[in-house]
Context: one part of a larger RNA
């Protein structure tokens, strides 16, 4: 390579557009590249296989036939692929009518709470911490308490295997930009589609650049303490950083550890948001989220119309375990580092 696989054994790329590539509905006409049959050349000999001969036999050696992945040329079919031509509506779109929604992006706005100011009441540790305490803080008046300021960052109840989002993620309340989605209905287009190597975009946190901000939290650091020891777990402090705005970086247990898209396969239950339907319900249908379960499948565990269940299409990936996501080259980054990705050796 084949094979055979990728929830958890090794394997699903973070994710989405998408160029090229591969596939790709229904029904007619004609073409004859792909496909199938015919005949003609030709495929050197030896080697092969069959059958017979010659050396006593046999290896050998010879003769006849057969085969020789194919290849060229020429008739012929026309069911499938494939190219051209016409048509269809069921896949995809669009159009009308409605609908939920922490989808985004910007300004804007309020409330608790914390903390810090500044008054004012009032005193001694009923400050703070702890398993217990000690660093702290307090007569220069703390802790509590009241009132009136300021600043920052996060939205408590509503709240739910609830909702929208490609994923990453999205939550206090208004407005103003925009994406996407679901339902109803067919007069619209008429296969316009699905994947998608390369590329292009987005990608939590942490970190980095520049400039802001800095309330609370808090790597680092410091004290206090436990300990044999304590570079920790607990206390008290406290800088990066958490917060915004441009621009980086490209990674995760980026997880459903389950790549997308499509037909097909018992059922019962709760939930969202549409549609029929009722007085109200039952009930029934679409597209979401959940639980249990049937055939099935699995190595078991479990999955199970939200498959990992029978099938097709396309695309990443894996191929015993350290060596190792390490060396080297290469790109990419300001840097950390990231992508790509080995061999010796060893078990």
């Nucleotide at each position: 390579u084949u094979g055979g696989g990728c929830g958890u054994a090794a394997a699903g790329g973070g994710u989405g557009c998408g160029c090229a590539g591969g596939c790709g509905g229904u029904c007619c006409u004609g073409c004859a590249a792909g496909u199938c049959u015919g005949g003609a050349g030709u495929g050197a000999a030896a080697c092969g296989c069959a059958u017979g001969a010659g050396c006593u036999c046999a290896a050998c050696u010879c003769a006849u036939g057969c085969a020789u992945g194919g290849c060229u040329u020429u008739g012929g079919a026309a069911a499938c692929u494939g190219g051209a031509g016409g048509a269809c509506u069921g896949g995809a779109g669009a159009g009308c009518a409605g609908g939920a929604g922490a989808g985004g992006g910007c300004g804007g706005u309020g409330g608790a709470a914390c903390u810090c100011c500044a008054u004012g009441u009032g005193u001694a540790g009923c400050c703070g911490g702890u398993a217990a305490a000690a660093u702290g803080c307090g007569u220069a008046g703390a802790u509590a308490u009241a009132u009136g300021g300021a600043a920052g960052a996060a939205c408590a109840c509503c709240a739910g295997u609830g909702g929208c989002g490609a994923a990453g993620g999205c939550g206090g309340c208004c407005g103003c930009c925009u994406g996407g989605c679901c339902u109803g209905u067919u007069g619209c287009u008429g296969a316009c589609g699905c994947u998608g190597a390369g590329g292009c975009a987005c990608g939590a946190a942490a970190g980095c650049g520049u400039g802001g901000g800095g309330a609370g939290c808090a790597a680092a650091u410091a004290g206090g303490a436990u300990u044999a020891g304590a570079u920790a777990c607990c206390c008290u402090a406290g800088u990066a950083g958490u917060c915004c705005a441009c621009g980086c970086c490209g990674u995760a247990a980026a997880c459903g550890a389950u790549g997308a898209g499509g037909a097909c396969c018992a059922a019962g239950u709760g939930u969202u948001g549409g549609g029929g339907g009722u007085g109200a319900a039952a009930c029934c249908u679409c597209a979401g989220u959940g639980c249990u379960g049937a055939a099935g499948u699995u190595a078991a565990c479990g999955c199970a119309g939200u498959g990992a269940g029978u099938c097709c299409u396309c695309c990443g990936c894996c191929u015993g375990g350290g060596g190792a996501g390490u060396a080297u080259g290469c790109a990419c980054g300001c840097a950390a580092g990231u992508g790509u990705g080995a061999a010796a050796c060893u078990c």
Small-subunit ribosomal RNA, central domain from an uncultured bacterium, 347 nucleotides, folded computationally. Rfam family: Bacterial small subunit ribosomal RNA. Gene Ontology terms of the family: ribosome and structural constituent of ribosome. Its mean pLDDT, the model's own confidence on a scale to 100, is 87.